Overview: This is a predicted structure of a 72-nucleotide RNA (transfer RNA) from Paulinella micropora. NCBI's taxonomy places the organism under Eukaryota, Sar, Silicofilosea, Euglyphida, Paulinella. Its Rfam family is "tRNA". Gene Ontology term of the family: triplet codon-amino acid adaptor activity. A source record names the gene trnF. The coordinates come from a structure-prediction model, not an experiment, and the mean pLDDT is 85.

[in-house]
């Protein structure tokens, strides 16, 4: 330099057009003599950036940024 893939909650990841969820972590409560474990509940996101298509974009298209793999 070229090709491909990834970027979503603090962390690990789902989500193939109709305003986004799980596990874990954090707060509160139940349980216990007190903890741990367990159970219930709750908080937390301008879905990497900028444009385009569309009535509507996390999702489709383009460019850029970062990371990973391969080729040279």
């Nucleotide at each position: 330099g070229c090709u491909u893939g990834a970027a979503u909650a603090g962390c690990u990841c789902a989500g193939u057009g109709g305003u986004a969820g799980a596990g874990u972590a954090g707060g509160a409560g139940a349980c216990u003599g007190a903890a741990a474990a367990u159970c219930u509940u709750u908080u937390g996101g301008u879905c990497g950036a900028c444009g385009g298509u569309u009535c509507a974009a996390u999702c489709c298209c383009g460019u850029c940024u970062u990371c990973a793999a391969g080729c040279a």